[in-house]
Context: one part of a larger RNA
RNA sequence: GCCUACGAGUUAGUCGUUGCUAGCGAGGUUAAGUGGUUAAGCCACGGAGCCGAAGCGAAAGCGAGUCUGAACAGGGCAUUAAGUUAGCAGCGCUAGACGCGAAACCUUGUGAUCUACCCAUGGCCAGGCUGAAGGUCCGGUAACACGGAGUGGAGGGCCGAACCAGGGAACGUUGAAAAGUUCUUGGAUGAGCUGUGGGUAGGGGUGAAAGGCCAAUCAAACUGGGAAAUAGCUCGUACUCCCCGAAAUGCCUUUAGGGGCAGCCUCGAUAUAGUUUUGCAGAGGUAGAGCUACUGAUUGGAUGCGAGGGCUUCACCGCCUAUCAAAUCCAGACAAACUCCGAAUGCUGCAAAAUGGUUAUCGGGAGUGAGGGCAUGGGUGCUAAGGUCCGUGUCCGAAAGGGAAAGAACCCAGACCAUCAGUUAAGGUCCCCAAGUGUGUAUUAAGUUGAAAAAACGAGGUCUGACUGCAGAGACAGCUAGGAUGUUGGCUUGGAAGCAGCCAUUCAUUUAAAGAGUGCGUAACAGCUCACUAGUCGAGCGGUCGGGCAUGGAUAAUAAUCGGGCAUCAAAUACACCACCGAAUCUGUGGAUUUCUGAAUUAAGUUUCAGGAGUGGUAGGGGAGCAUUCCAAACGGCUUAGAAGGUGAUCUGUAAGGGUUGCUGGAGCGUUUGGAAAAGCAAAUGUAGGC
Numbered sequence: 001g002c003c004u005a006c007g008a009g010u011u012a013g014u015c016g017u018u019g020c021u022a023g024c025g026a027g028g029u030u031a032a033g034u035g036g037u038u039a040a041g042c043c044a045c046g047g048a049g050c051c052g053a054a055g056c057g058a059a060a061g062c063g064a065g066u067c068u069g070a071a072c073a074g075g076g077c078a079u080u081a082a083g084u085u086a087g088c089a090g091c092g093c094u095a096g097a098c099g100c101g102a103a104a105c106c107u108u109g110u111g112a113u114c115u116a117c118c119c120a121u122g123g124c125c126a127g128g129c130u131g132a133a134g135g136u137c138c139g140g141u142a143a144c145a146c147g148g149a150g151u152g153g154a155g156g157g158c159c160g161a162a163c164c165a166g167g168g169a170a171c172g173u174u175g176a177a178a179a180g181u182u183c184u185u186g187g188a189u190g191a192g193c194u195g196u197g198g199g200u201a202g203g204g205g206u207g208a209a210a211g212g213c214c215a216a217u218c219a220a221a222c223u224g225g226g227a228a229a230u231a232g233c234u235c236g237u238a239c240u241c242c243c244c245g246a247a248a249u250g251c252c253u254u255u256a257g258g259g260g261c262a263g264c265c266u267c268g269a270u271a272u273a274g275u276u277u278u279g280c281a282g283a284g285g286u287a288g289a290g291c292u293a294c295u296g297a298u299u300g301g302a303u304g305c306g307a308g309g310g311c312u313u314c315a316c317c318g319c320c321u322a323u324c325a326a327a328u329c330c331a332g333a334c335a336a337a338c339u340c341c342g343a344a345u346g347c348u349g350c351a352a353a354a355u356g357g358u359u360a361u362c363g364g365g366a367g368u369g370a371g372g373g374c375a376u377g378g379g380u381g382c383u384a385a386g387g388u389c390c391g392u393g394u395c396c397g398a399a400a401g402g403g404a405a406a407g408a409a410c411c412c413a414g415a416c417c418a419u420c421a422g423u424u425a426a427g428g429u430c431c432c433c434a435a436g437u438g439u440g441u442a443u444u445a446a447g448u449u450g451a452a453a454a455a456a457c458g459a460g461g462u463c464u465g466a467c468u469g470c471a472g473a474g475a476c477a478g479c480u481a482g483g484a485u486g487u488u489g490g491c492u493u494g495g496a497a498g499c500a501g502c503c504a505u506u507c508a509u510u511u512a513a514a515g516a517g518u519g520c521g522u523a524a525c526a527g528c529u530c531a532c533u534a535g536u537c538g539a540g541c542g543g544u545c546g547g548g549c550a551u552g553g554a555u556a557a558u559a560a561u562c563g564g565g566c567a568u569c570a571a572a573u574a575c576a577c578c579a580c581c582g583a584a585u586c587u588g589u590g591g592a593u594u595u596c597u598g599a600a601u602u603a604a605g606u607u608u609c610a611g612g613a614g615u616g617g618u619a620g621g622g623g624a625g626c627a628u629u630c631c632a633a634a635c636g637g638c639u640u641a642g643a644a645g646g647u648g649a650u651c652u653g654u655a656a657g658g659g660u661u662g663c664u665g666g667a668g669c670g671u672u673u674g675g676a677a678a679a680g681c682a683a684a685u686g687u688a689g690g691c
């Protein structure tokens, strides 16, 4: 991992409540028990008790009323609906209460053959090294002290086997081993190692102390019991089809991943309101807008109450002002907590039409109470977040199908079944890939377009619109020639001559034209050049403001239109148009089923027909069935001429399933109608066995 078997809403209660069915009914009903009888069981008795028929009050008590009260007032609770017993079913309560699962707690015992420490009694430590005290002899001293030699043999002394340990490394890691092996290392006369016997016991021991050890178990051992502890937690919870179908919100909660009530779903009963559109009539202060219409904020200007500063004065007065500034005026302009104004939607009422698994109340059963994306109106945040908090809508959740390469919620569209029929949506039509290498007119040259995505700012890219200037009296660009004189204007200056700077109504002359000079240049001149003019040339040339598409700005590292070595009068972009493809949409054909209405029919929503509307679905509610085992009755059922079971074939039902039959098997089994359950497995790191 697979196979087989086993494996989870059960049982009980004279419990509660609701529904259905049945009995009796102002009543209903027995319990324990007793008697009769039987194969099991049933029948009879038993009225004790319980529920109901009357309530109100704390109670006495009164009673269709009663309590409060002084009350004949008012108010509270009643009166105006039939119950009860049994069966079945749903839910609840009490029990282990759908199943498995703790870590723990308490209690009775068992353990120190492992290990910790202690007690008693034994055992063990090759060999080598070092050479303390003491004493001896000699020297030495007044005597000591002291010195030397040799003697001696101390030490948690030294080196190192046995023995003990376990510091380092490698291997081992489904091991040779549930802690080892190899190499290496530490101690090795000591607080040493070790044999045997004995002692200390679980909130206790023992501990040179690591929460270590107390039998491979220790921040409280192990065994039995309380015990099916408890588990607001996790996991699992078994056949089919049909109808409907949620919630992730509000309030409260020692509450926040749990609950209670409400909301939303379902089933039943009873009512017929509901929804949408249109019309009419309403309430309202949002969006917007506005503000000499208020409150407040606010920019510039004019005016300038008042203040400050200056001048003058002994002081007042007076005069001035690049200052501040009330109020007023002109222009501009802001506001969630401003409004002279003011929509659209939405909301309310009435009417009409359309429409419906629509709406309301009561009752039975729930689930939900972690939500999420997108669009949109807001708060918060950075007009950050796949952020967060509200409102509205929608989808995902619980929704398959087509499109967006791929994608929970973006676009299209809601799958009853079948169909080798048709038509469309979004989106597409060169190839992958179904359908146009479609039509017309433009644009783009950047592979821009073209992944998602980009700004300020820049640019004789290019197309286009509007306005405007010049132009055969010759424009614009180029080329040729001129571009002069007073004069080097004056001032300034070392110099200043068109060209450092300052001044000047910058003038005048000659001219076709030429500035007291546009830019280079010089120390200053010079030189080059421009404005301006003529000639040449011969047709358009400039300026401003818009629009379209491109372009730079543009750096995240192969590297992205899904891809293409496709496509450039596109297969890109814009506008217009035609055709086609394209989904589980819609339509056609056939079929199934639910529900409503009508008709017929039946013991019966029992069956049939016609018409209308339906048939995605998680949690969940409701309905109808299939199969298994056992029981009862019937079939005077089947069966050795072969039961059940196994394994094939075939037929059949929407499905769970069912029928027939071959082979196998070798003794029991079925059908119908009812009844009762140890009643259906893929999952629980499920249990046992097998492979």
Base pairs, nucleotide, nucleotide: 001691002690003689004688005687006686011095012094013093015092016091017090018089019088020087021086022085023084024083027051028050029049033045034044035043036042037041055062056061065077066076067075068074098236099235101233105226106225107224109222110221116200117199118198119197120196121195122194123193124192125190127159128158129157130155134151136149137148138147139146163187164186165185167184168183169182170181171180202218204214205213206212239625240624241623242622243621244620249262250261251260252259253258263368264367265365266364267363268362269361270360271359274355275354276353277352278351279350280349281348282347288341289339290338295335296334299331300330301329302328303327306324307323308321309320310319311318371396372395373394374393375392376391377390378389379388380387401412402411403410416591417590418589419588421587422586427581428580429579430564431563436578438577439576440575441574442573443572457552458551461549462548463547464546465545466544467543468542469541470540478536479535480534481533482532484509485508486507489503490502491501515530519528520527592615593614594613595612596611597610598609599608600607626680628677629676630675631674632673633672634671635670637669638668645664646663647662648661649660650659651658652657

Annotation
Predicted 3D model of a 691-nucleotide part of an RNA (large-subunit ribosomal RNA, domain II) from a Bacteroidota bacterium. The full RNA is in RNAcentral, with records from ENA.